RNA sequence: AUAAAUUGUUUGCCGAAUUUCCAACACGGAAAACGGGGGAACCAACCUGGGUGAAUUGAUCUCAAUCAUAGGGAUCAUAGGGAACCUUCAACCGAACCCUUCAGCUAACCUCGUAGGCACCGGAAGGAGCAACU
Numbered sequence: 001a002u003a004a005a006u007u008g009u010u011u012g013c014c015g016a017a018u019u020u021c022c023a024a025c026a027c028g029g030a031a032a033a034c035g036g037g038g039g040a041a042c043c044a045a046c047c048u049g050g051g052u053g054a055a056u057u058g059a060u061c062u063c064a065a066u067c068a069u070a071g072g073g074a075u076c077a078u079a080g081g082g083a084a085c086c087u088u089c090a091a092c093c094g095a096a097c098c099c100u101u102c103a104g105c106u107a108a109c110c111u112c113g114u115a116g117g118c119a120c121c122g123g124a125a126g127g128a129g130c131a132a133c134u
Stems, first nucleotide, its partner, number of pairs: 011119004018032005033114006043104001049099004057077007080093002085127005
């Protein structure tokens, strides 16, 4: 000097996942805020499971068995997604989990959650808009 790792603080991001209060023995409690599920009439449907989430849908190869189908794995694509707004380009993601025979929408009402993870001057071009100064 460079690179990597760890810890603390600050700033910011994905996400609903933040703040305050009472407490401080705790499998503690409460409120606000944000978010999810269930749940009438009317309407819809006549369902072959459903839900959170951007994470859906294909093609090829392959796995065990097979006359096949379904399923698993790999690769390549793809609906869709994310740092103030729009368009285009580029790169990246395109998962995971839960319920269990039950669930359309849905006022009142009932009920649940408050995680986890990541980044270092914010990729580029054009536009729109805002502010300051003259």
Molecule: c-di-AMP riboswitch aptamer (ydaO/yuaA leader)
Organism: Paenibacillus agricola